THF (Tetrahydrofolate) riboswitch aptamer, 101 nucleotides, folded computationally.
It matches the Rfam family "THF (Tetrahydrofolate) riboswitch aptamer". Gene Ontology term of the family: tetrahydrofolate metabolic process.
[in-house]
């Protein structure tokens, strides 16, 4: 020098638990404005993930208890978080690591 490989952030699916909403928040969609992260090091996108504001759309409740506020149970929501399993995965560039040795 060459070939092969490992490893990130993050994402997807399923499951457990605990919440939130069911008085409609959240999720998903659109626009605008910030921000953040992206293999061990450096750089880093038109890709990724949050935040704020605005807009459009939009729903699954049932039973029981209580004078009431409200509570409980079973559901429901492209609902949230921790954890588990599986899968995908450095956009890209340079260097590095392991193996062939």
């Nucleotide at each position: 020098a060459a070939c092969a490989g490992a490893g990130u952030a993050g994402g997807a699916g399923c499951c457990u638990u605990u919440g939130c909403g069911u008085c409609a928040a959240g999720u998903g969609c659109c626009g605008c404005c910030g921000g953040g992260a992206c293999g061990g090091g450096g750089a880093g996108u038109u890709g990724c993930c949050g935040g704020g504001c605005g807009g459009a759309c939009g729903a699954a409740a049932a039973g029981g208890g209580g004078u009431g506020a409200c509570c409980c149970u079973u559901g429901c929501g492209g609902u949230a978080a921790c954890g588990g399993c599986u899968c995908c995965g450095c956009a890209u560039c340079c260097c590095g690591c392991u193996g062939u040795a």